The part of an RNA shown here (small-subunit ribosomal RNA, 5' domain) has 492 nucleotides and comes from an uncultured bacterium. RNAcentral holds the full RNA, with entries from ENA and SILVA. The coordinates come from a structure-prediction model, not an experiment, and the mean pLDDT is 88.

Context: one part of a larger RNA
RNA sequence: GACGAACGCUGGCGGCGUGCUUAACACAUGCAAGUCGCACGGACCGCAAGGUCAGUGGCGGACGGGUGCGUAACACGUGAAGAACUUGUCCUUCGGUGGGGGAUAGCCGGCCCAACGGCCGGGUAAUACCGCGUACGUCGGCGGGGACGCAUGUUCCUGCCGGGAAAGCAGCAAUGCGCCGAAGGAGAGCUUCGCGGCCUAUCAGCUAGUUGGUGGGGUAAUGGCCCACCAAGGCGACGACGGGUAGCUGGUCUGAGAGGAUGAUCAGCCACAUUGGGACUGAGACACGGCCCAGACUCCUACGGGAGGCAGCAGUGGGGAAUAUUGCGCAAUGGGCGAAAGCCUGACGCAGCGACGCCGCGUGCGGGAUGAAGGCCUUCGGGUCGUAAACCGCUGUCGCCAGGGACGAAACAAAUGACGGUACCUGGAAAGGAAGCACCGGCUAACUCUGUGCCAGCAGCCGCGGUAAUACAGAGGGUGCGAGCGUUGUCC
Numbered sequence: 001g002a003c004g005a006a007c008g009c010u011g012g013c014g015g016c017g018u019g020c021u022u023a024a025c026a027c028a029u030g031c032a033a034g035u036c037g038c039a040c041g042g043a044c045c046g047c048a049a050g051g052u053c054a055g056u057g058g059c060g061g062a063c064g065g066g067u068g069c070g071u072a073a074c075a076c077g078u079g080a081a082g083a084a085c086u087u088g089u090c091c092u093u094c095g096g097u098g099g100g101g102g103a104u105a106g107c108c109g110g111c112c113c114a115a116c117g118g119c120c121g122g123g124u125a126a127u128a129c130c131g132c133g134u135a136c137g138u139c140g141g142c143g144g145g146g147a148c149g150c151a152u153g154u155u156c157c158u159g160c161c162g163g164g165a166a167a168g169c170a171g172c173a174a175u176g177c178g179c180c181g182a183a184g185g186a187g188a189g190c191u192u193c194g195c196g197g198c199c200u201a202u203c204a205g206c207u208a209g210u211u212g213g214u215g216g217g218g219u220a221a222u223g224g225c226c227c228a229c230c231a232a233g234g235c236g237a238c239g240a241c242g243g244g245u246a247g248c249u250g251g252u253c254u255g256a257g258a259g260g261a262u263g264a265u266c267a268g269c270c271a272c273a274u275u276g277g278g279a280c281u282g283a284g285a286c287a288c289g290g291c292c293c294a295g296a297c298u299c300c301u302a303c304g305g306g307a308g309g310c311a312g313c314a315g316u317g318g319g320g321a322a323u324a325u326u327g328c329g330c331a332a333u334g335g336g337c338g339a340a341a342g343c344c345u346g347a348c349g350c351a352g353c354g355a356c357g358c359c360g361c362g363u364g365c366g367g368g369a370u371g372a373a374g375g376c377c378u379u380c381g382g383g384u385c386g387u388a389a390a391c392c393g394c395u396g397u398c399g400c401c402a403g404g405g406a407c408g409a410a411a412c413a414a415a416u417g418a419c420g421g422u423a424c425c426u427g428g429a430a431a432g433g434a435a436g437c438a439c440c441g442g443c444u445a446a447c448u449c450u451g452u453g454c455c456a457g458c459a460g461c462c463g464c465g466g467u468a469a470u471a472c473a474g475a476g477g478g479u480g481c482g483a484g485c486g487u488u489g490u491c492c
Base pairs, nucleotide, nucleotide: 001491002490003489005488006487007486008485009484012361013360014359015358016357017356018354019353020319025317026316027315029314030313031312034059035058036057039056040055042053043052044051045050066272067271068270076196077195078194079193080192081191082190085189086188087187090185091184092183093182094181095180096179097178098132100130101129107122108121109120110119111118112117138163139162140161141160142159143158144157145156146155147154148153168177169176170175198244199243200242205235206234207233210232211231212230213229214228215227216226217225247269248268249267250266251262252261253260254259274295275294276293277292278291297308298307299306300305325351327350328349329348333347334345335344336343337342364394365393366392367391374385375384376383377382398433400428401427402426403425404424408419436481437480438479439478440477441462442461443460447476448475449474450473451472457464458463
């Protein structure tokens, strides 16, 4: 000097920030991801227009939000490579959208069940599902030719054979929104490599899918990623292997710099979601508020069996020196869905609490000596607190009262503000409501008296205290900071 601080004393206001560093301990309650009726059939309400509800279907739930457990690793940073790859929605371009089928939920009837839920029969729709026809590109195989290269090869033209599509809805219509195949783009992802960033040798040898090859499997894709066979390799004092610790970075703190320390808030990447394992769906997950299995824990039970996962926002218990409201709003920004109206959004915008931090402001200003009273000291003359107070005059920041009152709101107009009757402006009353903390032996700025008597105590270091203590305690005075001041902890 700095701090996500804590503790002690004290505490007026505002702005902007910031707030579980410990138990990735356990969680009551509410909310945090839905939406579309312009994909579809129904039930119900309604005269109708239309609406409500669950279901099928589509898109989204892989984003956003949290945490730092694990991880010493291509996890991260940086620079390259992919002639070894993927990509829903979006943009550009080319081509297409023909004709059929069988189901099933909802529903109706019956039945089982404490609950969760389930079974049988009947029957129905679709942008749900499945064949068929067609195929500009495309994919596979076989063949011919050209251009090129970084080895495997890349790319263009061309012939034959084979494979592979689609869905409709709204509107009177025009048309709009969709659907299918393909190419390019944008953005996103995946993989590989060079280099860089902890401690330990009281860890010196490590290794059997181990290292490589051939062939296969698997993947979007390379690869011992996996498998069969073959060979015997591979790594290591330039520190392998082992152990410990740790999310990484932009940054942050300090320092003249080099460096050292650190990784809260904000931003990028990674990892995780009660513990461990697994896959399904999907463009994308091995998926925080999805599924299955196992474990621990909690809850319900009719004892047969079921339900749950706050490291989302609040909040509770616990741990701790210590860290906030079970608030308001979708008005703005952004996100999901929708043609739209709109719905949802504890993301976000705000408000609340905490001097936790930074910054700003105030607690008055001028005059006023017989230098009052009082305190303290005294050589008893006086000195000092001290223009300080009283007293006189003035002002009105903050706070208080009253009146007015926003910007943020954009989209043809109109309408639309949680914050908020807030900020701000005007007027009014009134010095009134607003100062403490540490220190005064030296380092180090600031001295006397009294008490105490190696006691009680102080102390960062040196050291003070045993009868005159500027060092303990109190008082008067002084010094330093000031809504703070000190102490402790940590880093430079």